[in-house]
The part of an RNA shown here (large-subunit ribosomal RNA, domain I) has 595 nucleotides and comes from an alkali sediment metagenome.

Context: one part of a larger RNA
RNA sequence: GGCACAGGGUGAAUGCCUUGGCACCAAGAGGCGAUGAAAGACGUGGUCAGCUGCGAUAAGCUCUGGGGAGCCGCUAACAGGCUUAGAUCCAGAGAUUUCUGAAUGGGGAAACCCGGCUCGUGUCAUGACGGGUCAUCUUGCGCUGAAUACAUAGGCGUAAGAAGCAAACGCAGGGAACUGAAACAUCUAAGUACCUGCAGGAAGAGAAAGCGACAGCGAUUCCCCGAGUAGUGGCGAGCGAAAGGGGAAUAGCCCAAACCGGAUAUGCGUGAUAGCCUGCAAGCGUUGCAUGUUCGGGGUUGUGGGGCUCUAUUGGAGAAGGUUGCAGCCUUCUCGGGAAGUUACAAAGCUUAUUCAUAGUCGAAUCCGCUGGAAAGCGGAACCACAGAAGGUGAUAGUCCUGUAAGCGAAAUGAAUGGGCCUUCCUCGAUAGAGUUCCCGAGUACCGCGGGACACGUGAAAUCCUGUGGGAAUCUGGGGGGACCAUCUCCCAAGGCUAAAUACUACUUGGUGACCGAUAGUGAACCAGUACCGUGAGGGAAAGGUGAAAAGUACCCCGGGAGGGGAGUGAAAUAGUACCUGAAACCGUGUGCCU
Numbered sequence: 001g002g003c004a005c006a007g008g009g010u011g012a013a014u015g016c017c018u019u020g021g022c023a024c025c026a027a028g029a030g031g032c033g034a035u036g037a038a039a040g041a042c043g044u045g046g047u048c049a050g051c052u053g054c055g056a057u058a059a060g061c062u063c064u065g066g067g068g069a070g071c072c073g074c075u076a077a078c079a080g081g082c083u084u085a086g087a088u089c090c091a092g093a094g095a096u097u098u099c100u101g102a103a104u105g106g107g108g109a110a111a112c113c114c115g116g117c118u119c120g121u122g123u124c125a126u127g128a129c130g131g132g133u134c135a136u137c138u139u140g141c142g143c144u145g146a147a148u149a150c151a152u153a154g155g156c157g158u159a160a161g162a163a164g165c166a167a168a169c170g171c172a173g174g175g176a177a178c179u180g181a182a183a184c185a186u187c188u189a190a191g192u193a194c195c196u197g198c199a200g201g202a203a204g205a206g207a208a209a210g211c212g213a214c215a216g217c218g219a220u221u222c223c224c225c226g227a228g229u230a231g232u233g234g235c236g237a238g239c240g241a242a243a244g245g246g247g248a249a250u251a252g253c254c255c256a257a258a259c260c261g262g263a264u265a266u267g268c269g270u271g272a273u274a275g276c277c278u279g280c281a282a283g284c285g286u287u288g289c290a291u292g293u294u295c296g297g298g299g300u301u302g303u304g305g306g307g308c309u310c311u312a313u314u315g316g317a318g319a320a321g322g323u324u325g326c327a328g329c330c331u332u333c334u335c336g337g338g339a340a341g342u343u344a345c346a347a348a349g350c351u352u353a354u355u356c357a358u359a360g361u362c363g364a365a366u367c368c369g370c371u372g373g374a375a376a377g378c379g380g381a382a383c384c385a386c387a388g389a390a391g392g393u394g395a396u397a398g399u400c401c402u403g404u405a406a407g408c409g410a411a412a413u414g415a416a417u418g419g420g421c422c423u424u425c426c427u428c429g430a431u432a433g434a435g436u437u438c439c440c441g442a443g444u445a446c447c448g449c450g451g452g453a454c455a456c457g458u459g460a461a462a463u464c465c466u467g468u469g470g471g472a473a474u475c476u477g478g479g480g481g482g483a484c485c486a487u488c489u490c491c492c493a494a495g496g497c498u499a500a501a502u503a504c505u506a507c508u509u510g511g512u513g514a515c516c517g518a519u520a521g522u523g524a525a526c527c528a529g530u531a532c533c534g535u536g537a538g539g540g541a542a543a544g545g546u547g548a549a550a551a552g553u554a555c556c557c558c559g560g561g562a563g564g565g566g567a568g569u570g571a572a573a574u575a576g577u578a579c580c581u582g583a584a585a586c587c588g589u590g591u592g593c594c595u
Stems, first nucleotide, its partner, number of pairs: 001594006008587002015580001016545002020516002022513007029505002031165002039100003042055003046078001050074002061094006070082003105114003115134007136162009169200001170198005180187001184234001210217002221248005231239002252497003255441001259297010275284002277328006302475001304440003307436008316335007336427006349421010360408002366381005382399002384388001390402003446470008456482001477492005532539002552579001555566004
């Protein structure tokens, strides 16, 4: 020096474990914010660096309810306290809530600086201190008010609203490229990513100017099929329907216009009055007519609907008014009767009951022996079960603990559902018929040019949207049925609202897993978006395990200490906080063999 064996060091794999993750299901909630949010800074404890909580009332204050013996968070100890006169703790409702931040009195290099007005404290007085208030924009109302007469702009005041943040889902305005086409330009990727605006608990869409085919259907949305079909496509790569069928869920409504009436503005007109509901008589007179605006009634449809005029049928009572009297007619109100309703069709609450949520409460049944450090194991004998889910307890427990099954429970706040109060509508409307030809959404439909969307790339290219130029009609009207025309047929644009079925999950609660088990699972099981890196945008770790219980080794010895040897604890100390197990590489030691 090599080999072998043994026993160590180092090292951290492996095994076992799980406080943490991941995915999904159900229910809730679907927002927070000028009553100052989200996110922070700085403070705050007797002693306190950090985390957590809280805010100068500062690990907290008040009330109400629960609960019942201990408590002063993580966090031991000391000091000092609280508590059956009910603390700590849990829930509900309040109070306080520094400074920054939309940040909003002005400024600013966020957490800082400097003010005005007003009320108060204080001072001889000023300074100082405390409370309140003072940003901007929009809308309504009021006051004032230029050039410029009326007016308007502007100014001031007042009231209400807005702003900012937040995970995905949604709608809209913009809108790529890599890539694929085995290159590449039309095309694709893709109306994707991304940017912007805005909203809701969903959004959007939605009650046919629809679809279809000679039969019919009957708002929208979503799913399955139709179907990778019909089509489209440098007919390449690719893109890719609809009708119809089956399901989920179902809900329908309101305006504009014609016409009538009120108010108002402008114009016209009259004195021999055209008007004042009609007839007769009296009376009035800035009445009347037209146009515009506004309010109320009316009206909402495609077997076309509505208005106006007339006819017929149908029906509660009372009061007031329409210049006066009489007769009729009309309008309004009250009672009675009927109907509906807060998700659209109008719109706010109050009360009551029930259920649910936010604390809780009750809750059956086992002992002995053996092994062991420890019994829940093994043996024996029992019991409960609407409870043999699960977790814990010194090893594996239905009967030890927390629980589980089944029940019970709320002063306060919130939610849902039902009832009542309440609100609205009808009760001179409805139905049928005849006449009239008054209305039925205009720079619209449609057309030309240029684009875009439709599965559809300009194509035979309908349909939808519109930048630009032209430019209709009102039912004997207008649009569609994939160029266009005819026949036939379906529908009624140019106004609006609308629940459910659908999408999503930052958040709360409960649950599940042929999901992970510390190089895995979140980047993060641990004080992690931390340490650290970067001017910055941004990037971004490593790091879990003594033991049942600290019982965490009194005392002695070596040593300056670190560390160790005894002793002691413990089942175990080769479990000693560098702590479960403790592989390998690597490094000593001992013995044997070989050289």

Its mean pLDDT, the model's own confidence on a scale to 100, is 82. The full RNA is in RNAcentral, with records from SILVA.